Predicted 3D model of a 72-nucleotide RNA (transfer RNA) from an Endomicrobiales bacterium. It was read from a public genome assembly. Rfam family: tRNA. The family's RNA type in Rfam is transfer RNA. About the family: Transfer RNA (tRNA) molecules are approximately 80 nucleotides in length.
[in-house]
RNA sequence: GCCGGGGUAGCUCAGCGGUAGAGCAAUGGUUUCGUAAACCAUAGGUCGUCGGUUCAAAUCCGACCUCCGGCU
Repeated sequence: GCCGGGGUAGCUCAGCGGUAGAGCAAUGGUUUCGUAAACCAUAGGUCGUCGGUUCAAAUCCGACCUCCGGCU
C1' cells in the first nucleotide's frame, strides 16, 4: 500500500429502513437476626466521526478515525 471483519448501555452482545433491546453489572424494594441468593421495580445510549440518499437511517452510500485478521 491492497483486501476483509469489527466499533451500539459500565461489560459481553443482539437489532440489516419505521418508537434502540437482552444478559450481567448498578440503584431501590420484598424476603432474612444479618449478608448472599431469589423475586419485583427503576435508571442508564450524541448507535466511532463528518457528510449524502430517504417522508423516515444504528441499518443504505461516501470520506475519515480506531481495533483485529490476511496479502504484498